[in-house]
RNA sequence: ACGCGACAAGGGCAAACACACCGAAAGGUGUGGGCGCAAAGCCACAGGUCUAUGGCCACACGGCUACGACGGCUGGGCUGCCGAA
Numbered sequence: 001a002c003g004c005g006a007c008a009a010g011g012g013c014a015a016a017c018a019c020a021c022c023g024a025a026a027g028g029u030g031u032g033g034g035c036g037c038a039a040a041g042c043c044a045c046a047g048g049u050c051u052a053u054g055g056c057c058a059c060a061c062g063g064c065u066a067c068g069a070c071g072g073c074u075g076g077g078c079u080g081c082c083g084a085a
Stems, first nucleotide, its partner, number of pairs: 004083002012037002017032006035072001041078003045075003048070003054065004
């Protein structure tokens, strides 16, 4: 250095939920809160999932659709703390 990930050390992030705000929604931001996470750090390239304002279809109930969202769904890319076996 790379691989790897301990009953190690110092720490980090923050689920559900509550409140406030943004958004048509999915969801996001902040405060609190901790379910968990060795990348639960960053990135929508691929797959997957969610939503449907708008658009299209339909007599109607409704259906389809991403330019929207999810990185704590998977893969991939980039970066990082520590150092037992």